[in-house]
Source information: The RNA shown here (transfer RNA) has 76 nucleotides and comes from a bacterium. The same sequence occurs in records of 2 taxa. The coordinates come from a structure-prediction model, not an experiment, and the mean pLDDT is 80. Its Rfam family is "tRNA". By type it is a transfer RNA. Rfam describes the family as follows. Transfer RNA (tRNA) molecules are approximately 80 nucleotides in length.
RNA sequence: UCCGCGGUAGUUUAAUGGUAAAACCCCCGGCUGUUAACCGGUGAGAGUGUAGGUUCGAAUCCUACCCGCGGAGCCA
Numbered sequence: 001u002c003c004g005c006g007g008u009a010g011u012u013u014a015a016u017g018g019u020a021a022a023a024c025c026c027c028c029g030g031c032u033g034u035u036a037a038c039c040g041g042u043g044a045g046a047g048u049g050u051a052g053g054u055u056c057g058a059a060u061c062c063u064a065c066c067c068g069c070g071g072a073g074c075c076a
Base pairs, nucleotide, nucleotide: 001072002071003070004069005068006067007066010024011023012022013021018056026043027041028040029039030038049065050064051063052062053061
């Protein structure tokens, strides 16, 4: 320098153009003599790495850049 994959909630992952969802964690409640476990909750929590573009509409498509992992190449 080039190629591929990835960056979404505190964590791990979904959502592949049409209201960002689940599990764990946290909070509240139930159960239990209490805790744990288990059960319930229309409880809380992210606008998706950054900046632009396309579109009626973008996490999703396009461009540039940043970060991580892997691969290739070059070099005195």